[in-house]
The part of an RNA shown here (large-subunit ribosomal RNA, domain II) has 719 nucleotides and comes from Methanofollis formosanus. RNAcentral holds the full RNA, with entries from Rfam. The source organism's lineage runs through Archaea, Methanobacteriati, Methanomicrobia, Methanomicrobiales and Methanofollis. Rfam family: Archaeal large subunit ribosomal RNA. Gene Ontology terms of the family: ribosome and structural constituent of ribosome.
Context: one part of a larger RNA
């Protein structure tokens, strides 16, 4: 892993609240505990009848008034009216007294069974590290103490001692002798564990195996005895060790400790359905109270999402520049005032930039507004819906879940930004399935009671794949693109890329563009200069012939000279220039194994733009046929265009195990189990045959449960 099997909301008190029963208009009832045991008996006690006040204390509607619902009456106007509603009274407290407010008051309760909860108990089941107490350990190890054992073999030469030399002396100094040392080499024995980060890794083995390596006469190594202990001990100290267990040992026992955390919690249908929001909490993994969800019960006439109309309110979008404040060039005014400059002995005067003002222009505001919407909101009225088949609305009770949310759209605050974070609005996911977006919570279509047949919708019709290689103009040449949005990028900026729109200006008096000729003179303009002659530099740019022709557009020469170009003619021969703007391409364009429009493949499409017909396509809509809930009916049977989706939860109502009591069955001519195979029921089931087995099962009714398995790193056996 997998099968079979146990496997989690009970028990008992005790408070509420419902439903059912007994008794009651002031009751109701026993408790322990007698007994002749289910009986009677026991009112001790408990709850009800009065309440307010902190207390002291004081102490209330046997009914005045109205409305009115079912129901009954009815001469159909209407009356009466249990419950109900107002509105007046009383009682207390508060006050010196009132007045106002609180609370209570015009009589229902008790006592069982039973279900829904709270709270105490293990309290739905399983789960801590830990925490107290009483004990066992020093045969591991830590450290002292007693007694005992162990260290091959070599090397090195310390005091001291002899002696010999020198030296006046101290004393140095050679040789020899001597054997010191937490001295040296060291695989004797022993200790130790340093590296290869080897081998090992369900190991030879819960620390081992080769290799190297380290101390090896000492603060050495060992053997035995013996002594210290759990907040203790021992510790050359690493929080180490104290029997494989140590930042507080085991072992038992308070123990089912306690956990706001994680996990798990078993049969069906049925009818309703949320919440991730507000306020508090040492409060943010949680909890209360609130909103919101769900049964029920009271009540008794209106309500209202929608659309018109009509009184009002509003200051956003936009858009202005009349106020506030921000700002662009210009012109003018004042010279009061600042800043620089000039002139002049100063006084002063004059230039200039700025400040204020005003004109004209040319922008900007969330905390501007001279203006202003769309639109939303109180209320009326009218349509429409719903409503006496009654709570739509509203009031009361019991009882949950929910207080990590998310995305899109629109509009905001923060942030370069974010699949970012914060807020309001709606939708949706959550808690919603089906189709489409290749695949894709949340995009687009659409809200699933069954079941049969059809018609659409988004999206789509070459092939994969159901359905046009559909039909009319266009465009693109880049495989650009085949991507609705969204995570699927693609920007500034640039071009004779190409189609369209709309101008200007030249053009049969001939344009543009090529060709082919001419491009002259005064004069080499003046100055400058070594030169300066159209073409270093500077000033000036005139005048003449001409069809035209620069006091010279560019090379080029020391200077000239050549070349050309404006400009004119001439051949040619119909458009040419250029501006502006839109469409569709195009460069700009980088990332890691070979690659993605979903693939294939597509070019007058199978791409993009426009228009149009067809077909395709879902649980969506229609048709029949059933079922369920609601609702009406006595019942038969009817009606729902506007009922059936569903987590957490609510609320019904069944199926099925096991046990009892009463009834009333089945079985050796074959009970239960188990095996195939059938029927019936929305379903939990349920019910027949056949074979196998070889002694018990059942139906109905009341009724009790140790009552239902797939999940819990469950648990126990077998595989």
């Nucleotide at each position: 892993g997998c099968c079979a099997g146990a496997g989690a909301g009970u028990u008992a008190g005790u408070c509420u609240c419902g439903u059912u029963g007994g008794c009651g208009a002031a009751g109701g009832u026993u408790a322990a505990c007698c007994g002749u045991a289910g009986a009677g008996g026991g009112a001790a006690g408990c709850c009800g009848g009065a309440g307010c006040g902190a207390a002291a204390g004081c102490a209330a509607c046997a009914a005045g008034u109205c409305c009115g619902u079912a129901g009954c009456c009815u001469u159909c106007g209407g009356g009466u009216g249990u419950g109900g509603g107002a509105c007046g009274g009383c009682g207390u407290a508060u006050u010196a007294a009132a007045a106002g407010u609180g609370c209570g008051u015009g009589g229902a309760g008790u006592c069982a069974a039973u279900g829904g909860g709270g709270c105490u108990a293990g309290a739905c089941c399983c789960g801590a590290a830990g925490c107290c107490g009483g004990g066992u350990g020093a045969u591991c190890u830590a450290u002292g103490c007693g007694u005992g054992g162990g260290c091959a073999g070599g090397u090195u030469g310390a005091a001291g001692c002899g002696u010999g030399a020198c030296g006046a002396a101290a004393g140095u100094u050679g040789c020899g002798u001597g054997g010191a040392g937490g001295a040296c080499c060291g695989c004797a024995u022993g200790a130790g564990g340093u590296u290869u980060u080897g081998a090992u890794a369900u190991a030879c083995a819960a620390a081992u195996c080769a290799u190297u390596c380290u101390c090896g006469u000492g603060a050495c190594c060992u053997g035995u005895g013996u002594a210290u202990a759990g907040g203790a001990g021992u510790g050359a100290a690493a929080g180490a060790u104290u029997c494989a267990u140590c930042g507080a040992a085991c072992c038992c026992g308070g123990c089912a400790u306690c956990c706001g955390c994680u996990g798990g919690u078993u049969c069906c249908u049925u009818c309703c359905g949320a919440a991730a929001c507000a306020u508090g909490c040492c409060g943010u993994a949680g909890c209360a109270u609130g909103a919101c969800c769900u049964g029920g019960c009271c009540g008794g006439a209106g309500a209202u999402a929608g659309u018109c109309g009509g009184u009002g309110a509003g200051g956003u979008a936009g858009a202005g520049c009349a106020c506030u404040g921000a700002u662009u060039g210009g012109g003018g005014a004042u010279c009061c005032c600042g800043g620089g400059g000039a002139a002049g002995a100063a006084a002063u005067u004059c230039c200039u930039c700025g400040c204020u003002c005003u004109c004209c222009u040319g922008u900007c505001a969330a905390a501007c507004u001279c203006c202003a919407a769309a639109c939303u909101c109180c209320c009326c009225g009218a349509c429409g819906u719903c409503g006496u088949g009654g709570a739509u609305g509203g009031c009361u009770g019991g009882a949950a879940g929910u207080c990590c949310g998310c995305a899109u759209u629109a509009c905001g605050g923060g942030g370069u930004a974010a699949g970012c974070u914060u807020g309001u609005a709606a939708u949706g996911c959550g808690u919603a399935a089906g189709g489409g977006a290749a695949a894709c919570a949340a995009c687009c279509c659409a809200g699933a009671c069954c079941g049969u047949g059809g018609u659409u919708a988004a999206u789509g019709u070459c092939c994969c794949u159901c359905a046009a290689u559909g039909u009319a103009g266009g465009c693109u040449a880049a495989g650009u693109g085949u991507c609705a949005a969204u995570a699927c990028u693609g920007a500034a900026a640039g071009g004779c890329g190409u189609c369209c729109u709309a101008g200007g200006c030249c053009a049969a008096a001939a344009a543009c563009a090529a060709c082919u000729g001419g491009g002259a003179g005064g004069u080499g303009a003046g100055c400058u200069u070594a030169g300066a002659a159209g073409c270093a530099g500077c000033u000036a740019c005139c005048c003449u012939u001409c069809a035209a022709a620069a006091a010279g557009u560019g090379c080029g020469u020391a200077a000239c000279a050549g070349c050309u170009u404006a400009c004119c003619a001439g051949u040619c021969u119909a458009g040419g220039u250029u501006u502006a703007g839109g469409g569709c391409a195009c460069u700009g364009a980088a990332a890691a194994u070979g690659g993605a429009c979903g693939g294939g493949g597509c070019u007058a499409a199978a791409g993009c733009c426009u228009a149009c017909u067809a077909c395709a396509g879902a649980g969506a809509c229609c048709a029949c046929g059933g079922a369920g809930c609601a609702c009406c009916g006595c019942a038969a049977g009817g009606u729902g265009a506007u009922c059936u989706a569903g987590u957490a939860g609510g609320a019904a109502g069944g199926c099925g195990u096991c046990c009892u009591g009463c009834a009333u069955g089945g079985g050796a001519a074959g009970a239960a189990g188990c095996a195939g195979g059938g029927u019936c029921g929305u379903a939990a089931g349920u019910u027949c045959c056949u074979g196998u087995g070889g002694a018990c099962c059942g139906u109905g009714u009341a009724g009790g449960a140790a009552u239902g398995a797939g999940a819990a790193u469950u648990c126990u056996g077998g595989c």